Predicted 3D model of RNase P RNA and transfer RNA as a complex of 463 nucleotides.
Parts: sequence; C1' cells; structure tokens
RNA sequence: UGAGUAAUCCAGGCAAUCGCGGGCUAUAAUGGCCCGAGGAAAGUCCGAACUCCGCAGAGCAGAAUGCUGGUUAACGGCCAGCGGGGGCGACCCCAGGGAAAGUGCCACAGAAACAUACCGCCCGGCGUAAUCAUGCCAGGUAAGGGUGAAAUGGUAGGGUAAGAGCCUACCAGCAGCCAGGCGACUGGCUGGCUGGGUAAACCCCAUUCGGAGCAAGACCGAGCAGAGGGAGUAGCAUGCCCACGCGGCAUGCUCGCAGGUUGCUCGCCUGUCAACCCUCGGGUUGGUCGCUUGAGGCAGCAAGUAAUUGCUGUCCCAGAUAGAUGAUUGCCGCCCGCGCCGCCGCAAGAACGCGCGGGAACAGAAUUCGGCUUACGGAUUGCUCAGGCC
RNA sequence: AGGGGAGUAGCUCAACUGGCAGAGCAGCGCUCUCCAAAAGCGAAGGUUGCGGGUUCAAUUCCUGUCUCCCCUG
Repeated sequence: UGAGUAAUCCAGGCAAUCGCGGGCUAUAAUGGCCCGAGGAAAGUCCGAACUCCGCAGAGCAGAAUGCUGGUUAACGGCCAGCGGGGGCGACCCCAGGGAAAGUGCCACAGAAACAUACCGCCCGGCGUAAUCAUGCCAGGUAAGGGUGAAAUGGUAGGGUAAGAGCCUACCAGCAGCCAGGCGACUGGCUGGCUGGGUAAACCCCAUUCGGAGCAAGACCGAGCAGAGGGAGUAGCAUGCCCACGCGGCAUGCUCGCAGGUUGCUCGCCUGUCAACCCUCGGGUUGGUCGCUUGAGGCAGCAAGUAAUUGCUGUCCCAGAUAGAUGAUUGCCGCCCGCGCCGCCGCAAGAACGCGCGGGAACAGAAUUCGGCUUACGGAUUGCUCAGGCC
Repeated sequence: AGGGGAGUAGCUCAACUGGCAGAGCAGCGCUCUCCAAAAGCGAAGGUUGCGGGUUCAAUUCCUGUCUCCCCUG
C1' cells in the first nucleotide's frame, strides 16, 4: 500500500426568531420556567411483565424445542466449551437426540438400492475335442470389470481350488473396561468383525406449552327498539300449606338437557326462575383511568474467562389520541472539489492556513420491557494474508 | 392486534407429497403477398423474489428476509 476479518463509538454543536405537544406557575388571557424520538422508535419473528376469561385438572390430538455447562423474570436469546464443516490465515458457520422399534422413499443407470451373481474367476459332473480349448448342468466366490451420489469397511501381506476379516499389522467405525474432565467429550487397553443413506419423510424419545390480548380491562356520560328461534313444567326423599286431589311450595340428591372449559373425551363449573346460546335488527365512535418510576439510565468499586450479577452514589429522561417533537438565519465543527499566498523546503509538494462552491444516511414513539432480524452514513482500534522499502 | 395466501420467460399460468423447468399469448427470423394482416415453419428467451441450510440431487423440504394481496375485530 492492497485485500480481508473482528469489535467499539458517534448519529453534528451553540445562539436568536417564529411555531407545536405536555407539566408547573402567575394573572385573568396572555405571559414566565422546565421537558420533548431511535440505534434501529421498523418487521411483529421469539420471550416476558400487566389485564381479563364460571380455575387453568387428567388423557388423546396438536405445536415448539433438541451437543454440554452456565446466565436470566423468561426465551428458540446470550456467554463459555465439545464435536463436525469452510478458509493459506485472522476468523466464520452448524435444528448438532435416535436409522440393530417399525413403516415409507432412494429418479436415470445397473444383475442387484437391502436383498441380490450381469460379465468374470474357481471346483465337480456330462458332452465335443483328444495338447491348449469349448458347450450345458449343479454349486462356490463380492478379489477384479461395469452402473451409480451411494454396492456391504480401506491399504498391504499371508492364505485358498478361486475367494472372503478366513488370519495378521496399521487406519476408520462399534461394544466393554480403565484414566482425565461437573459434563458434552478426549486418551489408552481389550474384544469381535458389522449393521447402506434419508427423521429440515412418517415416526420414537426427552423437555415445555390453558386461552385472549391495552381495540386487554375499569369507571363516568350520551344514545337506542326490539323481534324470532333453541330445552324437564322428569324421578326420589324430607319439611310446610291444604279446599285433601299423589294438589301446591321450599330444600337436597339422581338422571337428562343447554352452555362454558377456544380441537376431542372424561372431569369440573353455571343454568334449568331462561339470567345461557343462535339469527336478524337498533344505538354509540365522547371523557377519565390503565399511561409511563422502570427486570430504569449514568458513574465508580467488587465477583466472574464471559454472558451476567452485587454494592454505593447520583439522575428523572416524550406521553400524543388522527396523533406534537418543526422551519428560517448566523457562527463553529466534519467531509469533498477547485483556486491561491505565506511558512517549511534544493526541488517536487503531502499536511497546515485562506477563499469560493457543494454535501451530511436510514428513518420517526402509541401499554411497557429483554432479545433476534432487516434498513443505513461515518470514524477508530485490534488481528490476518500478500506485495514493496529500510 | 390476530389470521391466511402469493412471488416461475416480457404478460397469464403449469410443473408440488424431491429426479432433465414447460404451455398459451407477445417479440424475432423465414415462407406466402405488389405491400401488410391472417396462416405455416423455425429458433431464441429462466438468478424459479433474495440469503443460508438438509439431501447424491431443491421450483418442491426447513429457516431467515423482502415485496404484494386478502380476511377478522
């Protein structure tokens, strides 16, 4: 200098004038003071707080997650590690449990895709031939050829009729034991020789999950018009009334029926006095609370590799409701381009200085937090690789 | 706030329980014609919205993201 990689920080500042939203205050309609967007306020992809729902129980179904340890209010987030993969490297990526529980699929090619002999090799029998050889039958064989993404561990040697983990050594994989580690796992020893891939196919295993969402929900005010439909006036017991009729009323139990439990069954609850459900129709679009002090910000110290946590001090930092947070001017700061004098300098001329012109991204709260992801301007630092110079 | 769907050639759509990305129209060239249209023949045209992953193999499966459309209160 170029290429790359990881991380951190900033998101122009000050003043004046006009204007907008909120709060406090004076006065009586206008003043004064204070505060007023973001790192993503966004997407709404996860997780919670908070609120409500005749309780939230069981089973099935369903959904999500899936190495280990930690962190947290919680998480599918984050941190640290293990294993695998990519890169020369700094570094980055991984839904990363189970394929000897079962089922499915594996196009084309190939004999065969999970159970098999196409070519080849070899032994035997029969025939031709009678030296080599060749045809048929019955077997053995996965070493070789060929197909494929993948063909039943790989390489070498022994062995054999030919072969084969049949045997041996090394490597890979599996099981058991020992050692280290909290653990994922790693290392060593021994054993036998094996079982294709796919679960981001069904599935199995483990863990978690009640539902709805601030249009939650509470209160005040205003306004209106209701109509139709759905089902026991069941049984038993006790008590009371009685005009005595197994009549009426009340309570309890049982069986039904309806509704809720936001997929189904049971269970539970509510009603059986329609207060419940369904269909159609009518009215409202106002105000207050929820609402912003919170798993809060900043600084310091301490624990921890880190995520994170603890303690102390300090601060109050938007709450609108069709939605405020803006505009203009001046100065300073940053970046870019052009020009110029001076200083420095042998010179060229970087930087500094002056003048003129230009530029400054993505985007905007709406119950609140913790994450993730996406959009986007600039600056700084660490590290890696390559080249050049000393 | 909640729920559902789509993205493939210039346009409209297929291919979908993974296995060579196709059709119609449009556009281009040739034939026909005095010249066009119609007709016939032929060839071309693809980041399957984008990034990553699973797999031997992805339009299809999974995940993230972008854009658009529809429904409910």
It holds a member of the Rfam family "Bacterial RNase P class A". By type it is a ribozyme. Its family is annotated with tRNA processing, dimeric ribonuclease P complex and ribonuclease P activity in the Gene Ontology.